A computed fold for a 552-nucleotide part of an RNA from a Pseudomonadota bacterium, annotated as large-subunit ribosomal RNA, domain I. The source organism's lineage runs through Bacteria, Pseudomonadati and Pseudomonadota. The RNAcentral record of the full RNA draws on ENA.
[in-house]
Context: one part of a larger RNA
RNA sequence: GGCAUGAGGUGGAUGCCUUGGUGUUCGGAGACGAUGAAGGACGUGUCUAGCUGCGAUAAGCCUCGGGGAGCUGCUAAGAAUGCUUUGAUCCGGGGAUUUCCGAAUGGGGGAACCCAUCUGUUCGAAAGAGCAGAUAUCUUGCAGUGAAUACAUAGCUGUAAGAGGUAAACGCAGGGAACUGAAACAUCUUAUUACCUGCCGGAAAAGAAAUCAUAUGAGAUUCCCCUAGUAGCGGCGAGCGAACGGGGAAGAGCCUAAACCGACAUCAGCUUGCUGAUGUCGGGGUUGCGGGACCGCAACAUGGGAUUGUCGGAAGAUAGGUGAAUAUUAUGGAAAGAUUAGCCAUAGAGCGUGAUAGCCGCGUAACCGAAAUCUGAAGACACCCUAGCGGUAUCCCAAGUACCACGGGACACGAGAAAUCCUGUGGGAAUCCGGGUGGACCAUCAUCCAAGGCUAAAUACUACCGAACAACCGAUAGCGAACCAGUACCGUGAGGGAAAGGUGAAAAGUACCCCGAGAGGGGAGUGAAAUAGUACCUGAAACCGCAUGCCU
Repeated sequence: GGCAUGAGGUGGAUGCCUUGGUGUUCGGAGACGAUGAAGGACGUGUCUAGCUGCGAUAAGCCUCGGGGAGCUGCUAAGAAUGCUUUGAUCCGGGGAUUUCCGAAUGGGGGAACCCAUCUGUUCGAAAGAGCAGAUAUCUUGCAGUGAAUACAUAGCUGUAAGAGGUAAACGCAGGGAACUGAAACAUCUUAUUACCUGCCGGAAAAGAAAUCAUAUGAGAUUCCCCUAGUAGCGGCGAGCGAACGGGGAAGAGCCUAAACCGACAUCAGCUUGCUGAUGUCGGGGUUGCGGGACCGCAACAUGGGAUUGUCGGAAGAUAGGUGAAUAUUAUGGAAAGAUUAGCCAUAGAGCGUGAUAGCCGCGUAACCGAAAUCUGAAGACACCCUAGCGGUAUCCCAAGUACCACGGGACACGAGAAAUCCUGUGGGAAUCCGGGUGGACCAUCAUCCAAGGCUAAAUACUACCGAACAACCGAUAGCGAACCAGUACCGUGAGGGAAAGGUGAAAAGUACCCCGAGAGGGGAGUGAAAUAGUACCUGAAACCGCAUGCCU
């Protein structure tokens, strides 16, 4: 020096565990904010560093309920002070307080700071100081005032109401890429995606046929399954990709404009109480087997309201309550395991308890419960809406619209034979003997009625709350974060971003003695165990020395 064995050191793998995560289902909720939010700064305790709570009334104040014996939050023990069956601590409803910053809003500002004005009030002889309230901007309404400029208008001032900001996804709208694919690349694709902006709502959007269909018919919209990777589109490349029709979920339909009638206002005309024009308001009216106005006849019924109002108050939410049934013996540190004999069960889900508990504890099944706040079904009353028959062919039936041309865009459809939808520019109809559509276009036929508006449900999502579940993870896993983590730390900044769990059933956390400056150790003691001693469960390997044997 090597090899082997043994007992150790170091190290923290593995096993076991779970306070934390992940995913899903069902239900709730879907907002908060100038009555000052979200998020913070600074304070606040007897002693108080951090966390939590709270706000100069500061781990809290008042009140109403629940609850029933201890309490004065956690790390975190201690000392001190107190409170409490005259019901504390604690849990829930309502209220009070709520510094400063922050939309931040009196002005300013390098957030948590600086400086004001007015009114009221307290102190003061005054100067001044304190306290309370108001004082931002924009939009809309109203009022006053009021230029160039006569009337006016702009502007200004005052006043009232509203807005502003934050927040996870879902939604609608306006903008809008590139990498990529095409094995290069330009049309194309990625993609009407990412991203940016605006605006909402608990959903949004869409929506009651100028729709489809085809010789039979269907009957608003939305979503799902087929149709179908079909028909098509496509440097006919890569790729993109319907509809008709069928089956389901849900189901709901309505209101205006116009004709006509009336009232009012203004203007015009004149036979001075009529006519006409315009505007506002009310009635009327809403359709495609065309409808309505108008004229005539009949009639006051029937059905419905998506809630307009006033009631109503089933039920639920926010604390809780009752809640069955077991003992013996031995082992053991400890019994829930074993044993012997029982019991309950609308409860044998689960968790805990010194090893594995239906009957020990919390619970579970079932049943019960609210002073207060919130949600709110049925129902009641009011209120609102809703009808027929015939006649005539005088009037009305949404205009810079439909449509056309050019240029773009959307349609599965890339200009194509390219209909349909949207529209930047230019042209520009008709009113039922009318107009649109049926994939160029024409005829015939069929079908529908644009150029105004509203509309629940079925559908999408989950920051948040509750209940549950898992052939999900188990500390290099699972969220980045099981632990005081978006922390420490890095970066001027945007931003990036860790590591770190486990004594024991119970601290019973080693009194006392000895060595040592201490650290640490040896006894003693606790404990079932201390090679469980807080560097603490188990304690692998690399690595380190020690002892013994063998080889050189």